This is a predicted structure of a 353-nucleotide part of an RNA (small-subunit ribosomal RNA, central domain) from a soil metagenome. The RNAcentral record of the full RNA draws on SILVA.
Context: one part of a larger RNA
RNA sequence: CUGGGCGUAAAGCGCACGUAGGUGGCUUGGCAAGUGGGGUGUGAAACCCGUCGGCUUAACCGAUGGACGCCAUCCCAAACUGCUAGGCUUGAGCCGUGCAGAGGUCCGUGGAAUUGCCGGUGUAGUGGUGAAAUGCGUAGAGAUCGGCAGGAACACCAAGGGGGAACCCAGCCCGCUGGGCCAGUCCUGACACUGAGGUGCGACAGCGUGGGGAGCGAACAGGAUUAGAUACCCUGGUAGUCCACGCCGUAAACGAUGGAUGCUCGCCAUCUGCUCCCUAUCCAUGGGGGUGGGUGGCUCAGUUCACGCGGUAAGCAUCCCGCCUGGGAACUACGAGCGCAAGCUUAAAACUC
Numbered sequence: 001c002u003g004g005g006c007g008u009a010a011a012g013c014g015c016a017c018g019u020a021g022g023u024g025g026c027u028u029g030g031c032a033a034g035u036g037g038g039g040u041g042u043g044a045a046a047c048c049c050g051u052c053g054g055c056u057u058a059a060c061c062g063a064u065g066g067a068c069g070c071c072a073u074c075c076c077a078a079a080c081u082g083c084u085a086g087g088c089u090u091g092a093g094c095c096g097u098g099c100a101g102a103g104g105u106c107c108g109u110g111g112a113a114u115u116g117c118c119g120g121u122g123u124a125g126u127g128g129u130g131a132a133a134u135g136c137g138u139a140g141a142g143a144u145c146g147g148c149a150g151g152a153a154c155a156c157c158a159a160g161g162g163g164g165a166a167c168c169c170a171g172c173c174c175g176c177u178g179g180g181c182c183a184g185u186c187c188u189g190a191c192a193c194u195g196a197g198g199u200g201c202g203a204c205a206g207c208g209u210g211g212g213g214a215g216c217g218a219a220c221a222g223g224a225u226u227a228g229a230u231a232c233c234c235u236g237g238u239a240g241u242c243c244a245c246g247c248c249g250u251a252a253a254c255g256a257u258g259g260a261u262g263c264u265c266g267c268c269a270u271c272u273g274c275u276c277c278c279u280a281u282c283c284a285u286g287g288g289g290g291u292g293g294g295u296g297g298c299u300c301a302g303u304u305c306a307c308g309c310g311g312u313a314a315g316c317a318u319c320c321c322g323c324c325u326g327g328g329a330a331c332u333a334c335g336a337g338c339g340c341a342a343g344c345u346u347a348a349a350a351c352u353c
Base pairs, nucleotide, nucleotide: 004324005323006322007307008306012321014201015200016199017198021194022193023192025088026087027086028085029084030083031082033081034080035077036076037075038074039073040072041071042069048066049065050064051063052062053061054060091191092188093187095184098181099180103177104176105175108172109171110154115149116148117147118146119145120144121143125136126135162169163168206247207246208245209244210243211242215241216240220236221235222234223233258320259319260318261317262316263315266298267297268296269295270294271293272292273291274290275289276288277287278286302309303308326353327352328351335346336345337344338343
């Protein structure tokens, strides 16, 4: 190289955009690079195949004929790939009309609750636990009523529900803004798919500067428990959690399942369009049918070692990318790049089983 794989055995980059490259719909003409056929040249000998012969046979050796190409050149063919000149509309995009949505971002705003402060009522406890204690409280706590302040999160609605490329996204209103879907079938006419490098986005924690700080709460302190208790339980509590801007770039970043396209029985549920019928005559509402796009459950064929998957495939195929090759050493060392740092990315070997 050929070959085998990647849901759970090793293996899908966290996700996207996109460069090079690879791949590419229907149709007509031309060219002939790939492709197929033929001629000529060349293709040393040995090796290989056929025949004959020599060692007693064979291996081995000799003779003879043949065969031998990712080669050069010429001729022929034009189905397929390619190139070139046209055409087409199914792929892709565009157009205007509608539709759903926690998609993003910015400003504002609402109520409940916790906590604190102020005031009233009121008196001896409260809090906490398995039981306690630390703690709080006669300087008036806890309870209760009223007021004020501040921060964070949004009960019900709420759903196997929805949106988003992923990470993720939920009180309400306004502004700005991305994507998707149905129907129309108007326009362009292959404009497409994938994507090494590259670029961007990317939970939590963490870092920098400045704010903010109610609750919670690493560290820390105390009380318990215990043989001990650097824990689990309790009382406190600093970073942090929140905001702005800038870093970090990781995760069981999971569907442990890369993207795109086509093909392949059915049943049920649900979200969201379009359309038809019934429910009164249209409109509300409800029910039923058809047809799209999502999200789920079960299953035929098929597939899988099995579990399972099964039109949202792990089925049948094509294209492109990424990745795997025994366990440990090792998501390590060294080097390099990036980072303020923490560290991240890339990534061995000795040795060992």